[in-house]
Large-subunit ribosomal RNA, domain VI from a bacterium, 243 nucleotides, folded computationally. Its mean pLDDT, the model's own confidence on a scale to 100, is 87. It was read from a public genome assembly.
Context: one part of a larger RNA
RNA sequence: CGUUAUGAUUUGAGAGGACUCAUCCGUAGUACGAGAGGACCCGGAUGAACAGACCACUGGUGUAUCAGUUGUCGCACCCGCGGCAUUGCUGAGUAGCUAUGUCUGGCCUAGAUAAGUGCUGAAAGCAUAUAAGCGCGAAGCUAACCUCAAGAUUAGAUCAUAGAUCACUUGAAGAUUACAAGUUUGAUAGGCUGUAGGUGUAAGUCCAGUAAUGGAUUAAGCCGAGCAGUACUAAUAAAUCGU
Numbered sequence: 001c002g003u004u005a006u007g008a009u010u011u012g013a014g015a016g017g018a019c020u021c022a023u024c025c026g027u028a029g030u031a032c033g034a035g036a037g038g039a040c041c042c043g044g045a046u047g048a049a050c051a052g053a054c055c056a057c058u059g060g061u062g063u064a065u066c067a068g069u070u071g072u073c074g075c076a077c078c079c080g081c082g083g084c085a086u087u088g089c090u091g092a093g094u095a096g097c098u099a100u101g102u103c104u105g106g107c108c109u110a111g112a113u114a115a116g117u118g119c120u121g122a123a124a125g126c127a128u129a130u131a132a133g134c135g136c137g138a139a140g141c142u143a144a145c146c147u148c149a150a151g152a153u154u155a156g157a158u159c160a161u162a163g164a165u166c167a168c169u170u171g172a173a174g175a176u177u178a179c180a181a182g183u184u185u186g187a188u189a190g191g192c193u194g195u196a197g198g199u200g201u202a203a204g205u206c207c208a209g210u211a212a213u214g215g216a217u218u219a220a221g222c223c224g225a226g227c228a229g230u231a232c233u234a235a236u237a238a239a240u241c242g243u
Base pairs, nucleotide, nucleotide: 001151006160007159008158009157010156014148015147016146017145020048021047022046023045024044025043026042032037050105051104052103053102054101058099059098060097061096065092066091067090068089069088070085071084072083073082074081075080109143110142111141116136117135118134119133163241164240165239167183168182169181170180171179188234189233190232191230192229193228194227195226197223198222199221204217205216206215207214208213
C1' cells in the first nucleotide's frame, strides 16, 4: 500500500517441524542344531540422546531484603546509627529468570512405491513375475501428529458492530514501536492494612558477671518484587481522525 471501515470466530492452498536409538523380560532355552549355541514374528518394561513446556520439588542467581563483621570518616561524646572501601567482606534468601530439576512427546494406521518376491501369461504349442493385465513389499515418499498460514492479488467464509487515535496509570508485553490491562460508572500503579514468605530473637530497659559477654522482655524487630482488601494519591479537561 492492497484486501473497500472495524472487530471476533474460522476454512486451509501452501510452508515448516517431528517421526531416533539401545538394553532387558515374556513367548522360549522353544523352532533350528550332533553339540556348542540359539532365533524370526508378536507382546511388555526401562532408559539414552533430542525436542517442547513449566518452576510445585532439587538447586543456581537474586547490586530488593535480613543478619554478622573489618578499617576509616561523620552524626559533639557513650550507646545507637549512617557514608566509603568490588554489593567492603561473609552467611542466608522472596518474586522473577533459570537447569543439572519436573512434566510431556516419538505411537497406531492408510495409500503409492524401492530393492526384492509372486499370480495369470503370450511373443516362442514349452518355459518365462512382463510384453497386455493383477498382487505383496521399507526406518524412506504421500497423508496421519504438532505449529504457522487468505499478499492464496483467485486477497476466501460466518457472525457482530461505531468507533479509533492522542494524553495519562501500568504490565507475567517490550530496544522504539507493537501487544495487553485500565482511566472515577475505577482496584491500573503507588500508598495504607493484612498476609504467604525471608532473615533470625531489634532498640530500650532489667538481671548475672570486675569485664569481655551472657540471659529476660522476644519466634523479637526489620523486610516482604508474591497474594488479597481498601479510592488516600495519580489515571483531569480537552483535542484530532472516522460512517